The RNA shown here (Fluoride riboswitch aptamer (crcB RNA motif)) has 60 nucleotides and comes from Lichenibacterium minor. The model forms 100% of the base pairs in the Rfam consensus. Its Rfam family is "Fluoride riboswitch aptamer (crcB RNA motif)". The literature on the family includes a 2012 paper in Science by Baker et al., "Widespread genetic switches and toxicity resistance proteins for fluoride". The sequence was found by an Rfam model in a public genome assembly.
Formats: sequence, structure tokens, C1' cells
RNA sequence: UCGACCAGAGGGGAUGGAGUUCCCCGCAAUCGCCGCGAGGCUGAUGACUCCUGCCGGACU
Repeated sequence: UCGACCAGAGGGGAUGGAGUUCCCCGCAAUCGCCGCGAGGCUGAUGACUCCUGCCGGACU
């Protein structure tokens, strides 16, 4: 100096917050899909639950 393994602070999982759980990373994990282009589509979750926001419908 390079590589591997183990451990750790912690971080990430397409738009906010919290709890539980799973996976991943540990300078990386991660940064949605369709379309030649113009342009178009779904969703606040990785999954479950709750809150907030947004959209649609019904009732008062």
C1' cells in the first nucleotide's frame, strides 16, 4: 500500500413522520416505469400498522 474476514457508530430500500419486522450497505447501500421522440403512468410502505399530505366517491 492492496485484498479478505470479523465487529461497531451509523446509514439505505423512487416524495413526509412514527412503531414493528425483513433485506442491504458500511463511502457504499440508494436514485420507479413506458416511449424513437414528443410525451405518458403507478405509489407517501421493502412489507404491515398508524399519522400527515394528496386523489376519487358517498352521506350530513